[in-house]
């Protein structure tokens, strides 16, 4: 110094331009004498900043952070 991957909820992982979802976890309730599991039902997220577009989590650009490879 070059090139290439990944970044979504606390965690694990979906979404090929039109309402961002799931599972676990959390908060609450139901059920139990009590806890477990169980069932309901809530909160929580697109890495930053620009750019196209009627419209971006998705396409382009830079950049931050992690991981491989080149030198």
């Nucleotide at each position: 110094g070059c090139g290439g991957g990944u970044g979504u909820a606390g965690u694990u992982c979906a979404a090929u331009g039109g309402c961002a979802g799931a599972a676990c976890u959390c908060c609450g309730g139901c059920u139990u004498c009590c806890c477990a599991a169980g069932c309901c039902u809530g909160c929580g997220g697109c890495g930053u900043g620009g750019g196209u577009u009627c419209g971006a989590u998705u396409c382009c650009c830079a950049u931050c952070a992690c991981c491989c490879g080149c030198u």
Molecule: transfer RNA
Organism: Brevibacillus fortis